[in-house]
RNA sequence: CAGGCCGAGAGGCGCUGCGACGGGCCCGGCCCGCCACGCUCGACCUGGGAGCAUGUGGACCAAGGGCGCCUCCGAGAC
Numbered sequence: 001c002a003g004g005c006c007g008a009g010a011g012g013c014g015c016u017g018c019g020a021c022g023g024g025c026c027c028g029g030c031c032c033g034c035c036a037c038g039c040u041c042g043a044c045c046u047g048g049g050a051g052c053a054u055g056u057g058g059a060c061c062a063a064g065g066g067c068g069c070c071u072c073c074g075a076g077a078c
Stems, first nucleotide, its partner, number of pairs: 001047004006042004010071006018038001021033005037064001
């Protein structure tokens, strides 16, 4: 770094729908279906790369996620 799996990011309902995915077709693409954790952080596993190292202690702690609505939590105002 990539993939897999798990955990966390308070929790729901409805709508639209890109990518991915599934199916079809007249197959340089189009149509239908599904679809708003596909994102971030962290543990573990596997593979690849780099490197021979920024170690120890303490404190604090995330940032995002189309539209509408609701619940919960915290703060503030009236």
The RNA shown here (SAH (S-adenosyl-L-homocysteine) riboswitch aptamer) has 78 nucleotides and comes from Micromonospora carbonacea. Rfam family: SAH (S-adenosyl-L-homocysteine) riboswitch aptamer. Rfam links the family to the GO terms regulation of gene expression and S-adenosylhomocysteine metabolic process. The RNAcentral record of the sequence draws on Ribocentre. The prediction has a mean pLDDT of 79. Of the family's consensus pairs, 100% are formed in the model.